Record summary: Transfer RNA from a Nanobdellia archaeon, 74 nucleotides, folded computationally. The prediction has a mean pLDDT of 85. The RNAcentral record of the sequence draws on ENA.
[in-house]
RNA sequence: GGGCCUGUAGUUCAGUCCGGUAGAACACCCGGUUGGCAAUCGGGAGAUCUCGGGUUCAAAUCCCGACAGGUCCA
Numbered sequence: 001g002g003g004c005c006u007g008u009a010g011u012u013c014a015g016u017c018c019g020g021u022a023g024a025a026c027a028c029c030c031g032g033u034u035g036g037c038a039a040u041c042g043g044g045a046g047a048u049c050u051c052g053g054g055u056u057c058a059a060a061u062c063c064c065g066a067c068a069g070g071u072c073c074a
Base pairs, nucleotide, nucleotide: 001073002072003071004070005069006068007067010026011025012024013023020057028044029043030042031041032040050066051065052064053063054062
């Protein structure tokens, strides 16, 4: 220098293919349960999806560029 993959909640990931209400688990907060704790059950808060631009009525999703990480080639 070039190819490919990845970037979404505090963490690990799904959703992208085929545009249409942003989800799960764990963690956190409140409550039930317990003599108390753990476990368990119910509820809640939490991400404008790495950044910029474009297309569209509508973009995490499509297009262009950039950045970061991984991997392969040189």
Its Rfam family is "tRNA". From the family's description: Transfer RNA (tRNA) molecules are approximately 80 nucleotides in length. Rfam links the family to the GO term triplet codon-amino acid adaptor activity.